Small-subunit ribosomal RNA from an uncultured Acidobacteriota bacterium, 1438 nucleotides, folded computationally.
It matches the Rfam family "Bacterial small subunit ribosomal RNA".
Model confidence (mean pLDDT): 85 of 100.
The sequence is in RNAcentral, with records from SILVA.
RNA sequence: AAUGAACGCUGGCGGCGUGCUUUACACAUGCAAGUCGAGCGAGGCGGGUAGCAAUACCCAGUCGAGCGGCGAACGGGUGAGUAACACGUGGAUCAUCUACCUUCAGGUGGGGGAUAACCCGGGGAAACUCGGGCUAAUACCGCAUAACAUCGUGAGAUCAAAGGGGCGCAAGUCCCGCCAGAAGAGGAGUCCGCGUUCGAUUAGCUAGUUGGUAGGGUAAUGGCCUACCAAGGCGACGAUCGAUAGCCGGCCUGAGAGGGUGAUCGGCCACACUGGAACUGAGACACGGUCCAGACUCCUACGGGAGGCAGCAGUGGGGAAUUUUGCGCAAUGGGCGAAAGCCUGACGCAGCAACGCCGCGUGGAGGAUGAGGGUCUUUGGAUUGUAAACUCCUGUCAGCAGGGAAAAAGGGGUCUGGCCACACCAGAUCAUUGAUUGUACCUGCAGAGGAAGCCCCGGCUAACUCUGUGCCAGCAGCCGCGGUAAUACAGAGGGGGCAAGCGUUAUUCGGAAUUAUUGGGCGUAAAGGGCGCGUAGGCGGCUUGGCAAGUGGAAGGUGAAAUCCCUCGGCUCAACCGAGGAACUGCCUUCUAAACUGCUUUGAUUGAGUCCGGGAGAGGUCAGUGGAAUUCCCAGUGUAGCGGUGAAAUGCGUAGAUAUUGGGAGGAACACCAGUGGCGAAGGCGGCUGACUGGACGGAAACUGACGCUGAGAUACGAAAGCCAAGGGAGCGAACAGGAUUAGAUACCCUGGUAGUCUUGGCCAUAAACGAUGUUCACUAGGUGUUGGGGCUUAGCCUCGGUGCCGCAGCUAACGCAUUAAGUGGACCGCCUGGGGACUACGGCCGCAAGGUUGAGACUCAAAGGAAUUGGCGGGGGCCCGCACAAGCGGUGGAGCAUAUGGCUUAAUUCGAUGCAACGCGAAGAACCUUACCAGGGCUUGACAUGCAUCUGCACGGUGGUGAAAGCCACCCGCUUUCGAAGGUGAUGCACAGGUGGUGCAUGGCUGUCGUCAGCUCGUGUUGUGAAAUGUUGGGUUAAGUCCCGCAGCGAGCGCAACCCUCAUGUUUUGUUACCAGCGGGUAAAGCCGGGAACUCGAAACAAACUGCCUCUGUAAAGAGGAGGAAGGUGGGGAUGACGUCAAGUCAUCAUGCCCCUUACGCCCUGGGCUGCACAUAUGCUACAAUGGCCGGUACAAAGAGGAGCUAAGCCGCGAGGUAGAGCAAAUCUCAAAAAGCCGGUCUCAGUUCGGAUUGGAGUCUGCAACUCGACUCCAUGAAGUUGGAAUCGCUAGUAACCGCCGGUCAGCAACACGGCGGUGAAUACGUUCCCGGGCCUUGCACACACCGCCCGUCACAUGACGGAAGUUGGCCUUACCCGAAGUCAGUGCGCUAACCGCAAGGAAGCAGCUGCCGAAGGUAGUGUCGGCGACUGGCGU
Repeated sequence: AAUGAACGCUGGCGGCGUGCUUUACACAUGCAAGUCGAGCGAGGCGGGUAGCAAUACCCAGUCGAGCGGCGAACGGGUGAGUAACACGUGGAUCAUCUACCUUCAGGUGGGGGAUAACCCGGGGAAACUCGGGCUAAUACCGCAUAACAUCGUGAGAUCAAAGGGGCGCAAGUCCCGCCAGAAGAGGAGUCCGCGUUCGAUUAGCUAGUUGGUAGGGUAAUGGCCUACCAAGGCGACGAUCGAUAGCCGGCCUGAGAGGGUGAUCGGCCACACUGGAACUGAGACACGGUCCAGACUCCUACGGGAGGCAGCAGUGGGGAAUUUUGCGCAAUGGGCGAAAGCCUGACGCAGCAACGCCGCGUGGAGGAUGAGGGUCUUUGGAUUGUAAACUCCUGUCAGCAGGGAAAAAGGGGUCUGGCCACACCAGAUCAUUGAUUGUACCUGCAGAGGAAGCCCCGGCUAACUCUGUGCCAGCAGCCGCGGUAAUACAGAGGGGGCAAGCGUUAUUCGGAAUUAUUGGGCGUAAAGGGCGCGUAGGCGGCUUGGCAAGUGGAAGGUGAAAUCCCUCGGCUCAACCGAGGAACUGCCUUCUAAACUGCUUUGAUUGAGUCCGGGAGAGGUCAGUGGAAUUCCCAGUGUAGCGGUGAAAUGCGUAGAUAUUGGGAGGAACACCAGUGGCGAAGGCGGCUGACUGGACGGAAACUGACGCUGAGAUACGAAAGCCAAGGGAGCGAACAGGAUUAGAUACCCUGGUAGUCUUGGCCAUAAACGAUGUUCACUAGGUGUUGGGGCUUAGCCUCGGUGCCGCAGCUAACGCAUUAAGUGGACCGCCUGGGGACUACGGCCGCAAGGUUGAGACUCAAAGGAAUUGGCGGGGGCCCGCACAAGCGGUGGAGCAUAUGGCUUAAUUCGAUGCAACGCGAAGAACCUUACCAGGGCUUGACAUGCAUCUGCACGGUGGUGAAAGCCACCCGCUUUCGAAGGUGAUGCACAGGUGGUGCAUGGCUGUCGUCAGCUCGUGUUGUGAAAUGUUGGGUUAAGUCCCGCAGCGAGCGCAACCCUCAUGUUUUGUUACCAGCGGGUAAAGCCGGGAACUCGAAACAAACUGCCUCUGUAAAGAGGAGGAAGGUGGGGAUGACGUCAAGUCAUCAUGCCCCUUACGCCCUGGGCUGCACAUAUGCUACAAUGGCCGGUACAAAGAGGAGCUAAGCCGCGAGGUAGAGCAAAUCUCAAAAAGCCGGUCUCAGUUCGGAUUGGAGUCUGCAACUCGACUCCAUGAAGUUGGAAUCGCUAGUAACCGCCGGUCAGCAACACGGCGGUGAAUACGUUCCCGGGCCUUGCACACACCGCCCGUCACAUGACGGAAGUUGGCCUUACCCGAAGUCAGUGCGCUAACCGCAAGGAAGCAGCUGCCGAAGGUAGUGUCGGCGACUGGCGU
């Protein structure tokens, strides 16, 4: 785009078309083929005459069964069958027929015998039928005549007829007929060329088969039929068989070529309940005829009969689905008729159906406070929207009223003319003929009045918001939407599209170059046969002449009409219809041209081949032969192991192995040479020698003269494994056995070991049989190896053949290919057409088998795949780094306790954090508070904020009652003003407050982590079809993408580094509260005092370090060493955290969207809980002791803190502490004692003088309060624990380890935590193989949620389709035989018979009957083929 459509929602009018696509299923009822009296004889009605009547006769008429004629073979329906001369197209018919019609030229004479109707009789339920009798014809039959007919060479022979009507007195004439013939037109038959679906998993078919002769038959050719003879005919250019199908003009689609289709209209064919058959006839093997058989239906008196809607309507059934049992012959057409006319479900009309096409309408103009309502909203508004209302108009359609065609031509009456004529012909005139239909059309009337829906709005694809829902309900053409903010579901508002329709479904073509003729491909995406030889076929080099099949040109015929196209015309337009033209791309015939192809012919040599003489080679086959090695056997020497592995074991060995020496046996394979070297068609070929043998190559140029290329089938060869038979068997070695490994190990490893591997003969026919690249010819830059040959002017050059690498143009999706093409062309073959199912099933062929070859479908998915890119990953590679390993030191893991977590428990044990990167984490302080949890008691504008309205004389404070408290109740007091107002308070009400309720996967902010790792990017340029690349890679160097060099890159940004703080040195300045060298005073001692400004120190500024200097290395960057220096190569430490990752963490710090609660999920209070304890984990503390414990004495810090504070001296207490109160807002006073250390003593290896848990008792302090549940002190008690399994952590120097001190939080404290401070103070680093993490480059990838990825197979469950299967059941084709209806034909015909012959007898001819051939249906037996079902079974898909 289209449709004979259907379904859903909706539906105003008209015109023109269309309407059982399914059950060729079955049909009630009516109608669809009759007509002619001018062919015939009766009869009825009517009229007339005669008659009283019966009746008889006649007739303008009319009806009319029968005989007869013509028609019924047309028209109408359907598409079952048919793959065929059925159809289309073009021819042939000297191989034919043709009623009616037309033309021409003739004839139409004379006779005969019957028979329906009718009458009589009989049978039957009926249908119908039998016998007898009468009769006519345009019915039937002879005779005559007989050619332009037929037969025959000819002579010659043979063959016909029908009459009727009008007029006329008649003769006659006119008309309609009849017979024989010639022609025409139209129709029909037959034959031929070409075209005409799919399947080869249909490859062979055929006995009347193919041909001939003779005969028969037909309108006619012909095996159409019969007899005989011959053995042919068809087929890979697809016979036969199977499946499907009416064919065409056309129709739909498409740019076309094509593809699909064959409704309506037109041409042809076939069929008429199913099968068979003939009759009649011009024509049929006959839709509304006959006979037979069968199925079905109906009637029946049970004896027997009737029927055929695939005609028009209509009914049932089937189905998603397809109309009225209408009107009329007025028109057109048909049949009959002389005609009038009759018949006509053909046809013309109407009815039903939006089924299709076309046209029209449902109103037009104005109208803004942009009304109201709806929807949305940022609450301002926006939108619906000029839309409505309202004002002014118009009047199509429908409605009502009135008028009103065309379609009509004819036929008839009358008249005129022609004519003898009233027949017939021509003309005039009169009255007439319409189903549709009072229709089309026209006019008038009234009034916007009666007339809009459907689909869509995520992208494709025009059109967006809200609400509801919450992977539910649902949507979906593809991609895909929906898991709480859905433009995708549903509703609404708004919008978009089409419009009396709109969507959906189905189907066809297009897009699809996605079967590619136009117009595709095959290295890696699907696709080159494993390889040769060669048949058919296809294709074919130069040249001469001829022919004219192909080809080109010209002309003629045909290509029906309709359709399509153009022009014009008719319905108001259009659809529709009419006329003319063009076109119908095709086929046939004739003429012509001769370039090309073809055929034929002539010649040549360049393609191809032969000869000659050369060299190279793992080319092939056979025979012989050689050495090394393995194994075995014999013998010697010799002794305890050997062998094997990652490590072992099985195994061998004291019966003497392994090792070693000598001898022997046997089989297989041939080290080095050896090479992108050689040879071969491929598979493949490797010691040496010989025999036989194939091919290629180079050189010469003698010969043949296109002999060529390719190659469907066919055929030869064809690795390994495997099979059969016979040998052989050393080594190796499937299966198998044992040992290991492992969770297992039917494996990898080891020890053995059978087939096999080897030979001969025969099979098999497959491989990643690969260059994943068919063969062949020609052409198209080069460079560089190598191999074989030749030439020359030979360190080399040229040339021919092979084999490699690199590379231009060109090609390619890219990778890549590139004279050995995957480039440019020619020829031929093979093969492909989404993935899976499936290298499968069934069938065929081959095979001994294994199996090979050929090779589907159902079903299922929306992908499968190629090349390249960026990442990520790897039990890939390279380079490098890090307490990553290693080297060390000390721990954890075992014990007790502390703290945290899990789990359990509980009324509650609030919540969060969960690998590293949660677990002494949020928490830098849970007895109440905190507190979020639980129980109970209470409050409701609220504990807290703001605003409004009303009321109130009142807060605040105090007292009392009740109570666990909160709260509730009551009382008292008080301030200002005249009141009001203001302010404050309270009450009521409204807005609202409040929420540690949910969502960290809606968020902001903040934080962790990779990681203080060295990376992450951009602009422009360039490269690539593109994703992307380049820069950022490379060579060095660095802690560093730090720097240098190079480079299609050049620059830039965020990171690194530096700038900041601190520590280490110095200088200057300053000098108290810090300091005290020198001077003086002074004490038991003491910077205690005067004083000093040197030192220490404090705190401000400055200096100092930059690979700056030297040597060496290096192009450079830089590195190594050295000097100087307090410090040396980033001097130590800190702060500082790129682009990003983990939907990492946090809604319980805070903020915040949405959701939820609102006398409660808010708020207050008391008490409890967060501290609960079979257990498990993490982080710590203290220990297990002598490098120690205890006792005594004694020394040296830094950094901090202090006013509701730090607290001194003194006194009391064993002690915690108490008392006391000096000093200090601090370089001044206090905390404050530093500890390890050092000196001395004691303990003597033990569960201890170690260790301190636990428990009892007694206390102290803080606090409203230490029961749950604080810390500390004293006395007593004195548990586990004797250095810790697997595993695991920290640390590289003032570090680890050990030691103490301080701070924050804090009333107190569960702090052994956390954050700081100093004291003492090590060991080790060979090195980068390994573990972990990271960076750069590279490589592979089927990963991209990115290896915690992806993904394979079994099993289990569910489901779907399919294969096999004992069997069972049906269809179709077919073979043989049996039976054999109707019927044609043939034979017979003793029964019967009118026409002709005959005087007669009889004959001729015919009929019934009978027989035979053929013969449908049926039966028996059997093969084949295609299905259905099938216990069970097999794989496959989801």